Transfer RNA from a soil metagenome, 75 nucleotides, folded computationally. Rfam family: tRNA. The sequence is in RNAcentral, with records from MGnify. The coordinates come from a structure-prediction model, not an experiment, and the mean pLDDT is 81.
RNA sequence: CGGGGGGUAGUGAAGCACGGUUAUCACGCAACGUUUGGGACGUUGAGACCGCGGGUUCGAAUCCCGCCCCCCCGA
Numbered sequence: 001c002g003g004g005g006g007g008u009a010g011u012g013a014a015g016c017a018c019g020g021u022u023a024u025c026a027c028g029c030a031a032c033g034u035u036u037g038g039g040a041c042g043u044u045g046a047g048a049c050c051g052c053g054g055g056u057u058c059g060a061a062u063c064c065c066g067c068c069c070c071c072c073c074g075a
Stems, first nucleotide, its partner, number of pairs: 001074007010027004020058001029045005051067005
């Protein structure tokens, strides 16, 4: 320098192909129940507006452009 893959709650992923209801799940966290207490279990809840900027659109995590970061391959 070229090609490919990835960036979404604290962590790990799904959602993108076909734009549209309140962005889903697991673990973790908090409260409550249960327990002598803890763990485990159950119920409820908080937490990301999607790497950054711009564009298209009535509407963008999803489409388009630029940039940044990580991984792989090639030179």